[in-house]
Molecule: RNase P RNA; transfer RNA
Organism: uncultured Sphingomicrobium sp.
């Protein structure tokens, strides 16, 4: 110079300005003063929760909806950490070489990524193009046979070769053969069975098997595993005011019926008319939910880490469509533009510029996107 | 704030894995003295951007943008 990981993302002093809260004052809605006053993403609203509500529910089934190699952290997650494996790149070494390179297998090594359960449970789909697309196929070819008019024509073998296409039913290589083929061998793959190491995911061994098993599950599906549904405009009190008004529809006429937040079925509980829809009517007002919380920060243990435990400290917006700004001036990066130095890279003086990316609205743990630049850590 | 729905031609809309299509508007020609209808014709597309599955993606996933509705209280 490049990758990735962190962490800050402006700093100091002055005048004016906004906001919530508390004092105090008088002219009673104003002024004075003191304390606080945005963010790593406060965004998007993708996932996880607390918290509230749904009349108090409780089981079983079904139905949807998510997730998805293993272990581990967590309040919990699709999140994060370790490791498996599987793809890609760099590096390397054999070797070649015009000594300037070039090559780039096993393995190592180091990044980078993976939505990575199951395709012998069962269905679907693989357009078009080719002879054939899934217990497939003989077009072209190559082989044997026969006929021939010598040009072919026909009966068989045969997937080695060619053509088609994302994909042609194991690869390479020897043997073999009438030409062929796992046809037989060998090595790699592939499947089975069996110890061996690891908590496991796996890894590597040894026998056996001639290949029998294509590709899709971000396709239906199976399998394991988790989920009740709404969301602070949830909800709770107080208060004003209004027509407890109207239409439609379900269900039924009391051993019945309706309701209990996807469906059905039990048990339970509630009600006696009830449930749903739209139509009109009033208000646009205070309180509380509200911010100390899975909280930050130091130190010390334990863990490879994610994270825990212990101890000490600190308290830091709570709000109405909504406040947190401006100016100056001092230094700090950065960038230009002169002008000396220096072969260069650059250094030094002097002036001008000049700091993204955005805004809290019940509250947290994540992920995903936006981001000018600083400053550390590791690799090449 | 909170929860839901769209995004295909110049307008409205269809296409739920296998070559992007329909209406209407526009353009070019018949016919008309013109003009409208009417009929012929050919054009016109990053499927809102990226990205991923897949042999193949408007159609399945994720993610970003961009437009649109809905939720307040009381009786």
């Nucleotide at each position: 110079a490049g990758a990735g990981g962190g962490u800050c993302g402006g700093g100091c002093g002055g005048c004016c300005g906004c906001g919530c809260g508390g004092a105090a004052g008088c002219u009673u809605g104003c002024u004075u003063c003191c304390u606080c006053g945005a963010g790593g993403a406060a965004a998007g609203u993708c996932c996880g929760g607390g918290c509230u509500c749904c009349a108090u529910g409780g089981a079983a089934c079904c139905a949807c909806g998510g997730u998805g190699c293993c272990g581990g952290g967590u309040a919990a997650c699709g999140c994060c950490c370790g490791g498996c494996g599987g793809a890609g790149a760099g590096u390397u070494a054999a070797g070649c070489c015009u000594c300037g390179g070039c090559g780039g297998a096993c393995u190592g090594c180091u990044c980078u990524u993976c939505a990575g359960g199951g395709a012998c449970a069962g269905u679907g789909c693989c357009a078009c193009a080719g002879a054939a697309a899934g217990g497939a196929c003989a077009c072209c070819g190559c082989c044997c046979g026969g006929c021939u008019u010598c040009g072919g024509c026909u009966g068989g073998g045969u997937a080695a070769g060619g053509u088609c296409g994302a994909a042609a039913g194991g690869g390479u290589g020897c043997g073999g053969c009438a030409a062929g083929a796992g046809c037989g061998c060998a090595c790699c793959g592939c499947g089975g069975c069996u110890g061996c190491g690891g908590c496991a995911a796996c890894g590597g061994g040894g026998c056996c098997g001639g290949c029998a098993c294509g590709g899709u599950a971000a396709a239906c599906c199976c399998c394991a595993c988790c989920g009740g549904g709404a969301g602070c405009a949830a909800g709770a009190c107080c208060g004003a005011a209004u027509a407890g008004g109207g239409g439609c529809g379900g269900c039924a006429a009391a051993u019945g019926g309706g309701c209990c937040u996807g469906g059905u079925u039990c048990c339970g509980g509630c009600c006696c008319g009830u449930c749903g829809c739209c139509c009109g009517g009033g208000u646009u007002g205070g309180u509380u939910g509200c911010u100390u919380g899975a909280g930050g920060g130091g130190c010390g243990g334990g863990g490879u880490a994610a994270c825990c435990c212990g101890u000490c400290u600190c308290c830091u917006a709570g709000a109405g469509g909504a406040a947190u700004g401006g100016c100056c001036g001092c230094a700090c990066a950065g960038u230009c533009a002169c002008g000396c130095c220096g072969u260069g890279a650059g250094g030094c003086g002097c002036g001008a510029u000049g700091g993204a990316c955005a805004g809290a609205a019940c509250c947290c743990g994540g992920c995903u996107u936006a981001c000018a630049g600083g400053c550390c850590c590791u690799c090449u | 704030g909170c929860c839901g729905g769209c995004u295909u031609a110049g307008c409205a809309c269809a296409g739920u894995g296998g070559u992007a299509g329909u209406g209407c508007a526009g353009c070019g020609g018949u016919u008309u003295u013109g003009u409208a209808a009417a009929c012929c014709g050919a054009a016109g597309g990053u499927c809102g951007g990226g990205g991923g599955u897949u042999c193949a993606a408007a159609u399945c996933c994720c993610u970003c943008a961009g437009c649109c509705g809905g939720c307040a209280c009381c009786a």